The part of an RNA shown here (large-subunit ribosomal RNA, domain I) has 546 nucleotides and comes from Verrucomicrobia bacterium ADurb.Bin018. Model confidence (mean pLDDT): 84 of 100.
[in-house]
Context: one part of a larger RNA
RNA sequence: GGCACAUGAUGAAUGCCUUGGCAUCAGCAGGCGAAGAAGGACGUGAUAAGCUGCGAUAAGCUCCGGGGAGCGGCAAAUACGCUUUGAUCCGGAGAUGUCCGAAUGGGAAAACCCAGCGGGGAUAAUGCCCCGUUGACGGAGUCUGAAUCCAUAGGGCUCCGCCGCCAACCCCGGGAAGUGAAACAUCUCAGUACCGGGAGGAAAAGAAAACAACAGUGAUUCCCUCAGUAGUGGCGAGCGAAAGGGGAACAGCCCAAACCAACGCACUUGUGCGUUGGGGUAGCGGGACCUCGAUGUGGGACUCCAAUGGAUAGCGGAAGCCGGUGGAAAACGGCGCCAAAGAAGGUGACAGGCCUGUACGCGAAAUCCAAAGGGGCCCUAGAGGCAUCCCAAGUAGCACGGGACACGUGAAACCCCGUGUGAAUCCGGUGCGUCCACGCACUAAGGCUAAAUACUGCUGAUGACCGAUAGUGAACUAGUACCGCGAGGGAAAGGUGAAAAGAACCCCUGCUAGGGGAGUGAAACAGUACCUGAAAUCAUGUGCUU
Numbered sequence: 001g002g003c004a005c006a007u008g009a010u011g012a013a014u015g016c017c018u019u020g021g022c023a024u025c026a027g028c029a030g031g032c033g034a035a036g037a038a039g040g041a042c043g044u045g046a047u048a049a050g051c052u053g054c055g056a057u058a059a060g061c062u063c064c065g066g067g068g069a070g071c072g073g074c075a076a077a078u079a080c081g082c083u084u085u086g087a088u089c090c091g092g093a094g095a096u097g098u099c100c101g102a103a104u105g106g107g108a109a110a111a112c113c114c115a116g117c118g119g120g121g122a123u124a125a126u127g128c129c130c131c132g133u134u135g136a137c138g139g140a141g142u143c144u145g146a147a148u149c150c151a152u153a154g155g156g157c158u159c160c161g162c163c164g165c166c167a168a169c170c171c172c173g174g175g176a177a178g179u180g181a182a183a184c185a186u187c188u189c190a191g192u193a194c195c196g197g198g199a200g201g202a203a204a205a206g207a208a209a210a211c212a213a214c215a216g217u218g219a220u221u222c223c224c225u226c227a228g229u230a231g232u233g234g235c236g237a238g239c240g241a242a243a244g245g246g247g248a249a250c251a252g253c254c255c256a257a258a259c260c261a262a263c264g265c266a267c268u269u270g271u272g273c274g275u276u277g278g279g280g281u282a283g284c285g286g287g288a289c290c291u292c293g294a295u296g297u298g299g300g301a302c303u304c305c306a307a308u309g310g311a312u313a314g315c316g317g318a319a320g321c322c323g324g325u326g327g328a329a330a331a332c333g334g335c336g337c338c339a340a341a342g343a344a345g346g347u348g349a350c351a352g353g354c355c356u357g358u359a360c361g362c363g364a365a366a367u368c369c370a371a372a373g374g375g376g377c378c379c380u381a382g383a384g385g386c387a388u389c390c391c392a393a394g395u396a397g398c399a400c401g402g403g404a405c406a407c408g409u410g411a412a413a414c415c416c417c418g419u420g421u422g423a424a425u426c427c428g429g430u431g432c433g434u435c436c437a438c439g440c441a442c443u444a445a446g447g448c449u450a451a452a453u454a455c456u457g458c459u460g461a462u463g464a465c466c467g468a469u470a471g472u473g474a475a476c477u478a479g480u481a482c483c484g485c486g487a488g489g490g491a492a493a494g495g496u497g498a499a500a501a502g503a504a505c506c507c508c509u510g511c512u513a514g515g516g517g518a519g520u521g522a523a524a525c526a527g528u529a530c531c532u533g534a535a536a537u538c539a540u541g542u543g544c545u546u
Stems, first nucleotide, its partner, number of pairs: 001545009015531001016495002020466002022463009031165002039100003042055003046078002050074002061094006070082003105114003115134007135163001137161008169200001170198005180187001184234001210217002221248005231239002252448003259278009283426001285391004289385004298379003302376004308370005314362003320335004337352001338342001344356003397421007407433001428443005482489002502530001505517004
């Protein structure tokens, strides 16, 4: 020096554990905000750095309800207090709520600076202090009121609305590229990402100018299928339906016009225009108009009341003892019990019967949600006649240029937009994938409309989900520390023990660190650098060997 073994050191793997995550399902909820939000700054405790709570009434104040013995958060300790005259705690309703922030009296480099007006305090008086108020825009009402007579513009005041935030879902406007095509330009990625606007608890769509095919269906939405089919496509890569069938859920309505009436205005005195009310809403065309007829039937998605049910605290809730082992009994042995409860968690090892619970049953002063039913309000017929009138116009159509339709211009319909042109009123008009005929279907150019569908905050349940390099980035002071001018990036870090019983006292030493005794404990090689404690690596000892 090497190898081996042993004992230690270092180290943290592994095992076990779980307070935290993840996913799915169900129920509830789906908004907050000028009555000042979301989010913050600064304060606030006897002692208080952080987190939590709260706001100068500051880990809190008041009332109502629950609850019943302890309490002053995490979080110890000391001091001082509170509490059966019911505290702490839990739920409901209030009060207070500094400053910033839409931020809104003016300003500003957020959490600061400086004002006007009214009221109050203080002072001899001013300075000073306190309370209230003072934003823009839009709408309504009212008062006032120029040039300019009436008037109008403008101005003042009052009231109402709005502004900002918000994870995903939704609609609309705008809209890429990496990529794929084994290059690349049409194409694809994709109307995706992203930007902007808007709304709701859902949004959007929606009551046939539909689809279909000579048979029929009967608003919309969503799911399964049809079907990777028909198609489309540098016919490349790719893209990719619909009808029909099966389900979920079901709901239909209101206007414009003709006509009538009232009022107003205009004039060419019987017309026109406007406002309001009536009327009216359709495709076996309907309505107006004329004649006849009904006093009631059915309904509502609007509004008010409301039995009752639910949410936000809670309450009751069966049945076990003994023995030995052990630090500890729930394990073992013995003899019994309950069960509409043998889910689960805890308790010094594994508990139906010890604790919390579980099955089952009960409960609200207050606030909120739903709602049977009721009141109000609103809607709701028919028959015949058929001359006349009405039935949504810069619209439909057409041309050109685009977009969107699964459909890339194609024979390219249907739908939407830009520019131009530009009809008809039921003997009308549109569609049925160029176009024409016949046939059939449907009535555009106004509007509203629950449910089935999408998402996720809370609560609950569940898991051939994770178990601390996993599972959220975050089990712990985590979007923290730290990095970056900034946008932004972004960690590491869990475990003594049943119980702190967390080692009185003594010794070495520097009033240190560390250690040795003593003591606690079942265990201290469980001593807070704390469960287990692998490996690399180091040390010591012993053996073998050079």
Background
Taxonomically the source falls in Verrucomicrobiota (Bacteria, Pseudomonadati).